[in-house]
Annotation:
This is a predicted structure of a 72-nucleotide RNA (transfer RNA) from a Bacillota bacterium. Model confidence (mean pLDDT): 82 of 100. Rfam family: tRNA. The family's RNA type in Rfam is transfer RNA.
Order: sequence, then structure tokens, then C1' cells
RNA sequence: GGCCCUAUAGUCUAUCGGUUAGGAUACCUGCCUUUCACGCAGGGGGGCGGGGUUCGAUUCCCCGUAGGGUCA
Repeated sequence: GGCCCUAUAGUCUAUCGGUUAGGAUACCUGCCUUUCACGCAGGGGGGCGGGGUUCGAUUCCCCGUAGGGUCA
């Protein structure tokens, strides 16, 4: 340098163009316990940047950025 893949919460991960963007874990609050842990209930937090297509984009297309793979 060419080609391919990936990017959603602190972390991991779902979501075939119309969902209140779901789950796990972590965090916070309450209950339980002498206390902690465990357990139970509840809560806050998310679509890499820009542009395009469309009535409507996390989803499709283009460019970029970052990471990974492969070839030279």
C1' cells in the first nucleotide's frame, strides 16, 4: 500500500428500515443479615464522526477515524 471484518452503557452482547434500543455484569438505593458477602426488589447510564438514500436510518450506501485479520 491492496482486500476483508468490526465499532451500541464502565465491560460483554442482542436488535432483517417503524421496538419505550433488549439482556448479562458492574454501579447506586432499599430489604434481608450483628456487619460484609450472597439473595430479593427498584433505579440511572448507550447507537464512533461527517454526508447521502428514504415519509422514516443503530440498521442500507459513501468518506473518514479507531481496532482486528490477510496478501505483498